[in-house]
Molecule: Bacterial RNase P class A
Organism: Candidatus Zixiibacteriota bacterium
RNA sequence: GAAGCAGGAGGAACAGUCGCGCUCUGAAUCCCAGGGUGAGGAAAGUCCGAGCUCCACAGAAUCGAGGCGCCCGGUAAUACCGGGGCGGAGCGAUCCGACGGAAAGUGCCGCAGAAACUAUACCGCCUCUUUUGAGGUAAGGGUGAAAACGUGGUGUAAGAGACCACGGCCGGCCGCAGAAAUGCAGCCGGCGGGUAAACCCCGCCUGGAGCAAGGCCAAAUAGGGGAAGAGGAGUUGAUUCGCUCCGCUAUCAUUCCCGGGUAGGCCGCUGGAGCAGCCGGGUAACCUGCUGCCAAGAUAAAUGACUGUUGACUCCACACGGAGUUUACAGAACUCGGCUUAUUUCCUGCUUGACAU
Numbered sequence: 001g002a003a004g005c006a007g008g009a010g011g012a013a014c015a016g017u018c019g020c021g022c023u024c025u026g027a028a029u030c031c032c033a034g035g036g037u038g039a040g041g042a043a044a045g046u047c048c049g050a051g052c053u054c055c056a057c058a059g060a061a062u063c064g065a066g067g068c069g070c071c072c073g074g075u076a077a078u079a080c081c082g083g084g085g086c087g088g089a090g091c092g093a094u095c096c097g098a099c100g101g102a103a104a105g106u107g108c109c110g111c112a113g114a115a116a117c118u119a120u121a122c123c124g125c126c127u128c129u130u131u132u133g134a135g136g137u138a139a140g141g142g143u144g145a146a147a148a149c150g151u152g153g154u155g156u157a158a159g160a161g162a163c164c165a166c167g168g169c170c171g172g173c174c175g176c177a178g179a180a181a182u183g184c185a186g187c188c189g190g191c192g193g194g195u196a197a198a199c200c201c202c203g204c205c206u207g208g209a210g211c212a213a214g215g216c217c218a219a220a221u222a223g224g225g226g227a228a229g230a231g232g233a234g235u236u237g238a239u240u241c242g243c244u245c246c247g248c249u250a251u252c253a254u255u256c257c258c259g260g261g262u263a264g265g266c267c268g269c270u271g272g273a274g275c276a277g278c279c280g281g282g283u284a285a286c287c288u289g290c291u292g293c294c295a296a297g298a299u300a301a302a303u304g305a306c307u308g309u310u311g312a313c314u315c316c317a318c319a320c321g322g323a324g325u326u327u328a329c330a331g332a333a334c335u336c337g338g339c340u341u342a343u344u345u346c347c348u349g350c351u352u353g354a355c356a357u
Stems, first nucleotide, its partner, number of pairs: 001355001002352009012310007020038007040329001044340002047338005052210004065206005070084005085099001086097004100201002105199002107195003122141002124137005149167006168191006175184003214267004224258005231252001233249003237245002274293005280287002311326006
């Protein structure tokens, strides 16, 4: 150099011109002038965990459903993070693991294979009969992801945990180390699989919906409620009738008031489990303290364009020099903490050991 493994940093800077959103000041809601400020490491997926809001229940327990499941720690909390244990992958750096129970019960185990869970025998081996069949056996072969623990021996007609030695695994008891998971060692008993992100059993956790949550102000029009009601309608009386007048009733026109909702507006809305630096504690995740800082808040949705200099990247094989690009993924919408996914460049440490030209 190459091939890899792990981690970290950045995501252009400055100046000028024009434009847009929000905000402050200037009599100052529009407009105008000036000042300030204006996307991300993932703003993404919406997969976890929370804050906040409303609804439900109001101690709690039981049942159901869902989730989680080695130990210790961190945290507001987690399925996240740190350290450790165990198992697995890799020569290695390192990585991966929903990692309780299969000796409570039930189910399932495709194809192949004789046989997939209670035994069975295709080839083979042995004995008898020897045409062929009967019996024994499970060492060897064959199938499969998986076939009654492995190796060696004894034994036998041939064989077999049938027996023996060593080893492996499981259960029980006990000892030592460790905070624990667990590791190491001893004794006794046993040796018929696998599968629980199959039902199930054990332990722990969990109410539901979400900022279009939720609250406030509130037009026109059309409904709802109330009051007035002189005009009109009905009716009684004053008179025998009519006109006229007075009273009453209904509340029709009309006028006024009240209330709900819609359009629209305001709050929620960005000062918070906040960010940066330093000291200290801790292996670390993280935490205490001190100092400093305030950094989008739009609502059909602003955050853009151009010029110059520097920087960066790509190409001309390299250097010199030159050309091109200003770039990749992508874009806030209540807010945080994580995870995952997308993407460009650079840096550091480590592994293999020459594996490249």